The RNA shown here (Bacterial RNase P class A) has 373 nucleotides and comes from a Deltaproteobacteria bacterium. NCBI's taxonomy places the organism under Bacteria, Pseudomonadati, Myxococcota, Myxococcia. Its mean pLDDT, the model's own confidence on a scale to 100, is 77. It matches the Rfam family "Bacterial RNase P class A". Gene Ontology terms of the family: ribonuclease P activity, tRNA processing and dimeric ribonuclease P complex. From the family's description: Ribonuclease P (RNase P) is a ubiquitous endoribonuclease, found in archaea, bacteria and eukarya as well as chloroplasts and mitochondria.
RNA sequence: GGAGUCGGACGGAUCAGCGCUGCGAAUGCAAAUUCGGAGAGGAAAGUCCGGGCUCCACAGGGCAGAACGCUGGGUAACUCCCAGGGGGAGCGAUCCCCGGCAAGCGCAACAGAAAGCAGACCGCCGCGCCUGAGGAUAUUUCCCGGUUUGCGGUAAGGGUGAAACGGUGGGGUAAGAGCCCACCGGUUGUCGCGGCGACGCGGCAAGCCAGGCAUGCCCCGUUCGGAGCAAAACCAAAUAGGAGAGCGAUAGUCCGGCCCGGACUGCUCUCGGGUAGGUUGCUUGAGGGUGCGAGUAAUCGCAUCCCUAGAGGAAUGCUGAUCUCCCCCGCUUUGCGGGGUGACAGAACCCGGCUUAUAGUCCGACUCCCAUU
Numbered sequence: 001g002g003a004g005u006c007g008g009a010c011g012g013a014u015c016a017g018c019g020c021u022g023c024g025a026a027u028g029c030a031a032a033u034u035c036g037g038a039g040a041g042g043a044a045a046g047u048c049c050g051g052g053c054u055c056c057a058c059a060g061g062g063c064a065g066a067a068c069g070c071u072g073g074g075u076a077a078c079u080c081c082c083a084g085g086g087g088g089a090g091c092g093a094u095c096c097c098c099g100g101c102a103a104g105c106g107c108a109a110c111a112g113a114a115a116g117c118a119g120a121c122c123g124c125c126g127c128g129c130c131u132g133a134g135g136a137u138a139u140u141u142c143c144c145g146g147u148u149u150g151c152g153g154u155a156a157g158g159g160u161g162a163a164a165c166g167g168u169g170g171g172g173u174a175a176g177a178g179c180c181c182a183c184c185g186g187u188u189g190u191c192g193c194g195g196c197g198a199c200g201c202g203g204c205a206a207g208c209c210a211g212g213c214a215u216g217c218c219c220c221g222u223u224c225g226g227a228g229c230a231a232a233a234c235c236a237a238a239u240a241g242g243a244g245a246g247c248g249a250u251a252g253u254c255c256g257g258c259c260c261g262g263a264c265u266g267c268u269c270u271c272g273g274g275u276a277g278g279u280u281g282c283u284u285g286a287g288g289g290u291g292c293g294a295g296u297a298a299u300c301g302c303a304u305c306c307c308u309a310g311a312g313g314a315a316u317g318c319u320g321a322u323c324u325c326c327c328c329c330g331c332u333u334u335g336c337g338g339g340g341u342g343a344c345a346g347a348a349c350c351c352g353g354c355u356u357a358u359a360g361u362c363c364g365a366c367u368c369c370c371a372u373u
Stems, first nucleotide, its partner, number of pairs: 001369010012323007020039002023036005041344001045355002048353005053228004060260004065224005070084005085098005099219002104217002106213002121158002123154006130146003134143003166184006185209002187206008232280004242271006251265004287306008325342001326340006
């Protein structure tokens, strides 16, 4: 100097004027007035997970269903975060994946004989039929071939394919094959050492050699009531304590589906009438800042300081000036002048995560390459 990997921060500031909303205080019968201080994010978004809270409801058991899935830790909890283990990609910093295929079933185009207890296209071997221009022989017959064809054996060699039922070497065989043996690889079992554990290292044994897909059904383990602030609670007012039909304690309703069990005492349908106004929930929280300590870390503990929106069809704004950051041009280049740009986007009960969008600027750590010293 170049190329990369991972993590983090900002995404405007000040002054003036006018305006809006809540809160606190004072005055006021009230309306209102004055003063003080506050007022939309890193994602407020998606509604994807997890909860706090509210109600069903006094709250259980089971089936079905759903989610997660290596180990240990963190947390209110989680499918989140941290640290490790195994496998894979990369020169590397780093990144991705994670229960089970030896419980069972199922799927796999084309090529190929055959794609999971498979299989013979070419080939190799044996026994026959046919045959000889060969050799031996007294004859029968035997040896050595050849081609056609039949039967049998074989899966070592070749071919097809992304992948062909371990690899190398030797023995053995008619020819071959873990058929046998040595070594290597894998699998299973067992023992020892280290570790909380996933696992790692090593010894011994067994010829045991069982491909891919679980984002195919499935099996195993763990967890899970439901609905949701339009949840719910209270106050006031109004109407017709209306009419009809059905079921009715051996019944009905409620608890997401079903069963058991439980609670309550009325429930369902049709026609018709009244009201839909106000208050609470509603912002002091698993809250934030700083310091010290523990821990590899996530995070936790202690001390101290702070209160930072609460609308209710929806406020948090507009204008002007100056400055800062960024981009471009010019120049007299520690700077000056001129021009221009400012992304994604807007709280609605609250919180912890994940995911997605983002003009532009900056910071840190690490890796590789080149050159110089």